Description:
The prediction has a mean pLDDT of 81. This is a predicted structure of a 118-nucleotide RNA (SAM riboswitch aptamer (S box leader)) from a soil metagenome. The RNAcentral record of the sequence draws on MGnify.
[in-house]
RNA sequence: CUUAUCCAGAGUGGCUGAGGGUUCUGGCCCUGCGACGCCACGGCAACCGCUCCGAUUCAACCCGGGGGUCUAGGUGCCAAAUCCAGCCUCGCGCCGCAAUGGUUCGGGGGUAGAUGAG
Repeated sequence: CUUAUCCAGAGUGGCUGAGGGUUCUGGCCCUGCGACGCCACGGCAACCGCUCCGAUUCAACCCGGGGGUCUAGGUGCCAAAUCCAGCCUCGCGCCGCAAUGGUUCGGGGGUAGAUGAG
């Protein structure tokens, strides 16, 4: 850089000792009943791998689907949607004399990020 996914799922113990939820702003939340981090063990999931079926094919790759008793394969993950919002846009309602204005709620997109594969 390209591409797929991101409202599901899965925690105990030890060490440490004050912050943490990636950064900024606002909100909300977790936290001395011990956060974050590290280690051990356990677990979740099914991206890759493996395997089975289908379709195609001379055969296979690509494509669609099933399988974690796959009991030591490679990663990843184990508070809350990526915790929520921020930028653009659509819908209902409300405020407003009105506007191309403001705003609650709901939807879509974008930006940024995380993880896998390349």